Predicted 3D model of a 350-nucleotide part of an RNA (small-subunit ribosomal RNA, central domain) from an uncultured bacterium. The RNAcentral record of the full RNA draws on ENA and SILVA. The coordinates come from a structure-prediction model, not an experiment, and the mean pLDDT is 86. Rfam family: Bacterial small subunit ribosomal RNA.
[in-house]
Context: one part of a larger RNA
């Protein structure tokens, strides 16, 4: 339980398509379903309301009249919603000229460093740590010169810089291949916004199955610390990181802010891209979209802080909240090979 809320008290689905729905741009004309309105029915009696009568008054009782709605007829209007016709270009879309990008995918080169391995030089140490030790080393190690394999990662550039719907993406080069912006205005003509359900994609850790394994590193083992040390530090170290294929579907999956639109002061930076001025041109400088960010008019907020990129002013879809634990738990269903995951109570308690 609504005329309330959702950055941070509870609460925005991890994100995007998209179905039914719901909502929807200018101008004409028609219809009249909604809308508004004149009448007719009828909505029993009693009761309420209003006027009046009758018991001595009242409370009762009686008579008369009304009301506002509701429903069905029936006549009228035609602003706005809906329905048809025809139509328009601002919204949306295509087409066209260009621009920037670590968007995606799949091949193929690269070099720095590590770690092995061979070899040379050299000799007693290395290596670690707050201090040891455990480890490595006279079968020659640490150091260092040459020479080869791996396998993962791509400094500098590098920028609160770019690009994606989000997760994410960063060595070069090549092929496919997806979204934006910009610029002009040629075509279509509202084709549009959001989405219950449903599909898709989807960090990290797991999980099958084959491959790989430099370093790093859950478990283990060892050496320390320490009263203990199942930790922290240290020497090893196997999953697993990587790669193919497939699940799995979850994160503080965050801007703890859904999408879309439209209006509401500036200032200062940065990226694409265009136009003016300027010049031989390129910078300067001024301006217009797009994006990111810092600061702050008004408003807003409990305050923080927000603030044209809104948490401000409004329409409109959608999704969630509803005291604290009990609990994201039982138990049903579904989904997964499992691990779990999706939905999602109650008793009781305070």
């Nucleotide at each position: 339980u609504u005329g309330g809320g959702c950055g941070u008290a509870a609460a925005g689905c991890g994100u995007c398509c998209g179905u039914a729905g719901g909502u929807g741009g200018u101008a004409u004309u028609u219809c009249a379903a909604g809308u508004c309105u004149g009448c007719c029915g009828u909505c029993a009696a009693a009761g309420c309301a209003u006027g009046g009568a009758g018991c001595u008054u009242a409370a009762c009782u009686c008579c008369a009249u009304a009301a506002a709605g509701g429903c069905g007829g029936u006549g009228g209007a035609a602003a706005c919603u809906g329905a048809g016709a025809a139509a328009c270009u601002a919204g949306a879309g295509u087409a066209c000229a260009g621009u920037a990008g670590g968007g995606g995918u799949a091949g193929c080169a690269g070099g720095a460093a590590u770690u092995c391995c061979c070899a040379g030089u050299g000799u007693a140490g290395c290596g670690g740590u707050g201090a040891a030790a455990u480890g490595c080393g006279u079968a020659g190690a640490u150091a260092u010169u040459g020479g080869g394999a791996a396998g993962a990662a791509c400094a500098u550039c590098g920028g609160u810089g770019g690009c994606g719907a989000a997760a994410g993406c960063g060595u070069g080069c090549u092929a496919c291949u997806g979204g934006a912006c910009u610029g002009a205005a040629a075509c279509u003509g509202a084709c549009a916004c959001u989405g219950a359900g449903g599909g898709a994609c989807g960090a990290a850790a797991g999980c099958u199955a084959g491959g790989g394994u430099a370093g790093c590193g859950a478990a283990a083992g060892g050496g320390a610390u320490u009263a203990g040390a199942u930790a922290c530090c240290c020497c090893u170290g196997u999953a697993g990181u990587c790669c193919u294929a497939g699940c799995c579907g979850u994160a503080a999956a965050c801007g703890a802010u859904g999408a879309a639109u439209a209006c509401u002061a500036g200032g200062c930076g940065u990226a694409g891209c265009g136009c003016g001025u300027a010049u031989c041109g390129a910078c300067c400088c001024g301006u217009g979209c797009u994006g990111u960010g810092c600061c702050g008019a008004a408003g807003c907020u409990a305050a923080c802080g927000c603030g044209u990129u809104a948490a401000g002013u409004a329409u409109c879809c959608c999704g969630c909240c509803u005291g604290g634990g009990g609990a994201g738990u039982a138990c049903g269903c579904a989904c997964g090979c499992a691990a779990g995951u999706g939905u999602g109570a109650a008793a009781c308690u305070c």